[in-house]
Model confidence (mean pLDDT): 86 of 100. A computed fold for an 85-nucleotide RNA from Desulfotomaculum nigrificans, annotated as c-di-GMP-I riboswitch aptamer. The model forms 95% of the base pairs in the Rfam consensus. Its Rfam family is "c-di-GMP-I riboswitch aptamer". Rfam links the family to the GO term cyclic-di-GMP binding. The RNAcentral record of the sequence draws on Rfam and Ribocentre.
């Protein structure tokens, strides 16, 4: 280098909720929490999620469209522990 993740050691993240904070919202972030995950590290190609501005209808205070806003614990890329072959 390959290939695999039964079992084992030593770590690691941390979902749901709660409290705080930022944001129009999706949603981040901090604390607490552990449902889980061999990439649940890293990347917005796909796919979702939101819909502030903004365009269009309406003309009520609404409704449609739409990312420049997220989501890596969907798919896809990518790099990498350890242990067995």
């Nucleotide at each position: 280098a390959g290939u695999u993740a039964a079992a084992a050691a030593g770590g690691g993240c941390a979902a749901a909720c709660u409290u705080g904070u930022c944001g129009a919202a999706a949603g981040g972030c901090a604390a607490g929490g552990a449902c889980g995950c061999a990439a649940a590290g890293c990347c917005g190609g796909g796919g979702u999620c939101u819909a502030a501005a903004g365009u269009u209808u309406a003309a009520a205070u609404a409704a449609a469209c739409c990312a420049u806003g997220a989501c890596a614990g969907c798919c896809g890329g990518u790099u990498g522990c350890u242990g067995a072959u």